Context: one part of a larger RNA
Molecule: small-subunit ribosomal RNA, central domain
Organism: Planctomycetota bacterium
RNA sequence: CUGGGCUUAAAGAGCACGUAGGCUGUUAUGAAAGUCUGAUGUGAAAUCCCACGGCUCAACCGUGGAACUGCAUUAGAAACUUCAUAACUAGAGUGCAGGAGGGGAGAGUGGAAUUCCUGGUGGAGCGGUGAAAUGCGUAGAUAUCAGGAGGAACGCCGGUAGCGAAAGCGACUCUCUGGCCUGUUACUGACGCUGAGGUGCGAAAGCUAGGGGAGCGAACGGGAUUAGAUACCCCGGUAGUCCUAGCCCUAAACGAUGGGCACUAAGUAGAGGAGAUCCGAUAUCUUCUCUGCCGGAGCAAAAGUAUUAAGUGCCCCGCCUGGGGAGUAUGGUCGCAAGGCUGAAACUC
Numbered sequence: 001c002u003g004g005g006c007u008u009a010a011a012g013a014g015c016a017c018g019u020a021g022g023c024u025g026u027u028a029u030g031a032a033a034g035u036c037u038g039a040u041g042u043g044a045a046a047u048c049c050c051a052c053g054g055c056u057c058a059a060c061c062g063u064g065g066a067a068c069u070g071c072a073u074u075a076g077a078a079a080c081u082u083c084a085u086a087a088c089u090a091g092a093g094u095g096c097a098g099g100a101g102g103g104g105a106g107a108g109u110g111g112a113a114u115u116c117c118u119g120g121u122g123g124a125g126c127g128g129u130g131a132a133a134u135g136c137g138u139a140g141a142u143a144u145c146a147g148g149a150g151g152a153a154c155g156c157c158g159g160u161a162g163c164g165a166a167a168g169c170g171a172c173u174c175u176c177u178g179g180c181c182u183g184u185u186a187c188u189g190a191c192g193c194u195g196a197g198g199u200g201c202g203a204a205a206g207c208u209a210g211g212g213g214a215g216c217g218a219a220c221g222g223g224a225u226u227a228g229a230u231a232c233c234c235c236g237g238u239a240g241u242c243c244u245a246g247c248c249c250u251a252a253a254c255g256a257u258g259g260g261c262a263c264u265a266a267g268u269a270g271a272g273g274a275g276a277u278c279c280g281a282u283a284u285c286u287u288c289u290c291u292g293c294c295g296g297a298g299c300a301a302a303a304g305u306a307u308u309a310a311g312u313g314c315c316c317c318g319c320c321u322g323g324g325g326a327g328u329a330u331g332g333u334c335g336c337a338a339g340g341c342u343g344a345a346a347c348u349c
Stems, first nucleotide, its partner, number of pairs: 004320003007303002012317001014201004021194003025088007033081002035077008049065006091191001092188003095184005103177007110154001115149007125136002162169002206247006215241002220236004258316006267293010298305002322349003331342004
């Protein structure tokens, strides 16, 4: 390389947009690059193969044939691929009429709770644990009432419910804004799919600058436990957690399952629409989209999966090739740093 694979054995990039490239609906006409047929030329000899022959045989050698699967030129074919032209509407998109939603951004508002402050009542404990102690408290704590301040998070509703490409999104109101679904078939007329590089987004932690700081809380201090206890438990507590601007770019970033299209048994539940029946509604039936359960064929090493495929096919991308060494060394590149991305070998089993 060919091949075989990627839920759990090695292997799907965290996710998207998109460049090149690859692949690409229906019909007609034409061209003839790929493709197919014929002819001509060439394809040295030797070798290989076949036949016959020469050394007593064989190896070896000779003669003839075939072959040299190729290339070029030329004459044709037109189904498929390609190219050109014309047309179509089933893919894709737009319009119109509706719909649901914690999708995103900004501004404002609200209540419960914790903490702190001030004042009142009150008077000896509180707190904490397996049990305690550290800690707080007669300078009046804990408890309780009233008032105030500040920060963070939004109980119930809440749901294998919804939305988003993923990360993720949950109090309420307003403004701006993206996507999706249904119906209609009015418009465009293949405008499509994937996507090496590239670009953007990307939990938490971490970094830079400036704010903020209630609660929680790495580090740290103390009390316990213990043989020890750099822990688990308790009392404190700094970064951080929050906001603004800019970096970082990693996760068991998981459905451990790349994206798209088509086809392939039933049953059942939920969410959002539309239609039929009907005077109308509940109900019933049909249909589209999404989210689950169960299960047959098939697939699978099995577990399992099974119209949300891991089934049957096609297109495109990424990735794997025994364990350790090692996601290390080195080089490159990105980053303020931490580090990220790319990524071996010796040796060893």